[in-house]
RNA sequence: AUAAAAUUUUAGCCGAAUCCAGAGAUGGUACGGAGGAACCAAUGUUGGGGUGAAUCUAGUAACAACUAGUAGGGAAGACCUUCUCCCGAACCGUCAGCUAACUUCGGAGGCAGGAAGGGGAAUUACA
Numbered sequence: 001a002u003a004a005a006a007u008u009u010u011a012g013c014c015g016a017a018u019c020c021a022g023a024g025a026u027g028g029u030a031c032g033g034a035g036g037a038a039c040c041a042a043u044g045u046u047g048g049g050g051u052g053a054a055u056c057u058a059g060u061a062a063c064a065a066c067u068a069g070u071a072g073g074g075a076a077g078a079c080c081u082u083c084u085c086c087c088g089a090a091c092c093g094u095c096a097g098c099u100a101a102c103u104u105c106g107g108a109g110g111c112a113g114g115a116a117g118g119g120g121a122a123u124u125a126c127a
Stems, first nucleotide, its partner, number of pairs: 012111003019028003031106005040097001047095001049092003056069005072087004079119004083114001
């Protein structure tokens, strides 16, 4: 000096998933999801559909698994953008178009990085 791994610290990251009260049980809450008229719309029976960024294509002799891409998504106050890096899962269950009133559910979990560059705005303080 370079590469890899582990630990600690820091500002933080993905996500709707934060916060409050209570000795506790538990109850609420920011923020999210679903069902459900009229009107309108719609054609499946080869199941259809939902949450989510996470869909699709090709290859591998086969179950399975893997590989290479891809729609789409993420990365340090907010927006746009360049480069670079990464994700591209999982679950529900036979059933549901939209949808006012109304009904109902979630409010977890997992991480530790690119403090890279540019542009246009906003707010605060001081004079």
Record summary
Predicted 3D model of a 127-nucleotide RNA (c-di-AMP riboswitch aptamer (ydaO/yuaA leader)) from Fervidicella metallireducens AeB. The RNAcentral record of the sequence draws on Rfam and Ribocentre. Lineage of the source: Bacteria > Bacillota > Eubacteriales > Fervidicella > Fervidicella metallireducens. It matches the Rfam family "c-di-AMP riboswitch aptamer (ydaO/yuaA leader)". The family has 106 seed sequences and 7,607 matches in Rfam 15.1.